RNA sequence: GCCUCGGUAGCAUAGACCGGUCAAUGCGCUCGCCUCGUAAGCGAGAGAUCGCGGGUCCAAAUCCCGCCCGAGGCU
Numbered sequence: 001g002c003c004u005c006g007g008u009a010g011c012a013u014a015g016a017c018c019g020g021u022c023a024a025u026g027c028g029c030u031c032g033c034c035u036c037g038u039a040a041g042c043g044a045g046a047g048a049u050c051g052c053g054g055g056u057c058c059a060a061a062u063c064c065c066g067c068c069c070g071a072g073g074c075u
Base pairs, nucleotide, nucleotide: 001074002073003072004071005070006069007068010027011026012025013024020058029045030044031043032042033041051067052066053065054064055063
């Protein structure tokens, strides 16, 4: 230098192929219930404008272009 895969909440992953309401799940966090108390269990809530910038479109996590970061491969 080239190719492939990946970057989505504090952490781990879905969703992208096929654009369309409030972006989902588990753990964690906060509050409540339960308990003599704690853990466990149950219920509720907060938290991501989807790596960055631009383009297309009525509308972009999703399509297109460039760049950054990570993993693997080729030379």